[in-house]
RNA sequence: GCCUUUUUAUCGCUUAAUUUGUGUAAACAAAGCGGAGGACCCAACUUUGGCAAGUAUAUUAUUUGUCUUGGGGUGAAUCUUGUAUAAAGAGGGGGUACUCUCAACCCCUAACCCGACAGCUAACUUCGUAAGCGUAGCAGGAGAGAAAGG
Numbered sequence: 001g002c003c004u005u006u007u008u009a010u011c012g013c014u015u016a017a018u019u020u021g022u023g024u025a026a027a028c029a030a031a032g033c034g035g036a037g038g039a040c041c042c043a044a045c046u047u048u049g050g051c052a053a054g055u056a057u058a059u060u061a062u063u064u065g066u067c068u069u070g071g072g073g074u075g076a077a078u079c080u081u082g083u084a085u086a087a088a089g090a091g092g093g094g095g096u097a098c099u100c101u102c103a104a105c106c107c108c109u110a111a112c113c114c115g116a117c118a119g120c121u122a123a124c125u126u127c128g129u130a131a132g133c134g135u136a137g138c139a140g141g142a143g144a145g146a147a148a149g150g
Base pairs, nucleotide, nucleotide: 002150003149004148005147006146011134012133013132014131018031019030020029021028022027032129033128034127035126036125037124042119049067050066051065052064053063054062055061056060070117071114072113073112074111078090079089080088081087091109092108093107094106095105096104098145099144100143101142102141
C1' cells in the first nucleotide's frame, strides 16, 4: 500500500444501574458509574399554602403531625394549538450489531419523589446501583476512522 472481516441468547438494546471479594444463602464490603444537600464570589431578594393538636409574655408568635394547590428533584419525557376527551405540530430523546458524521426509515415523549422547603457552590455530608425489551431483513446507504487476519 492492497484485499477480506466486524452480524444475533456464553448475543444485543434502553438505563447510572456494572464488576470484584467474603459468604451455603440472605447479606455485607470495595471499585466503577450516577444523583442530592452544602461557603466565599456571582445571582436573587416583589408573592406562595390548607387542616389538626400543643405551648406562651396570647386577636399574635412558635412547636409537632398531616395534606398538596405554591415551589423543587430524578428523568429525553416539555411547549403550542385543540373537539381541552381525540389528535396534530414544534422542541427533545433512542434504535437500525465496530465507532463517528450525514442521509433514510422505525420508535418514545412516561412515571415517580420531596412536603411550604433547598440558586450556583470548594471542603464536607449523604443516597442509588433497579426495572424493562429484542433478533426483523434491501442480511439497508455514503464518507472518515479503529481493530483482527491475509
Predicted 3D model of a 150-nucleotide RNA (c-di-AMP riboswitch aptamer (ydaO/yuaA leader)) from Litchfieldia alkalitelluris.
The sequence was found by an Rfam model in a public genome assembly.
Lineage of the source: Bacteria > Bacillota > Bacilli > Bacillaceae > Litchfieldia.
The model forms 92% of the base pairs in the Rfam consensus.